[in-house]
RNA sequence: GACAAAGGCAUACCCGCCGAAAGACGGGGACGCAAAGCCACCGAUCUAAGGGAUUCUCGACGAAUCCUAUGACAGCGGGGUUACCGAA
Repeated sequence: GACAAAGGCAUACCCGCCGAAAGACGGGGACGCAAAGCCACCGAUCUAAGGGAUUCUCGACGAAUCCUAUGACAGCGGGGUUACCGAA
C1' cells in the first nucleotide's frame, strides 16, 4: 500500500464440546481484514464463580440489588515481535 500476483485469516449465525458467566476450542459458514499472524505490558470493554455490602423476612433458609478480577477479550485502541509481494 497497487482496479497487481500468489496466497492467508474468518464476522454474524448454526452444530458439538468446555466454562458459573464472559468466552475459548472443533466443524460448517463469510461480514470483513495488509498483519483480522503471535504476545494480556498499558488503557478501554465484557463477565462475577468466589469474596464484600445492602434489602426483603419476627428470625432463618432463600431471593434480589450493588461493588470487586485472580476470569475474558489481540476482529477496541496503544505497545512489543515475526512475515508474502514490490507498482506508485

Predicted 3D model of an 88-nucleotide RNA (c-di-GMP-I riboswitch aptamer) from a marine sediment metagenome. The sequence is in RNAcentral, with records from MGnify.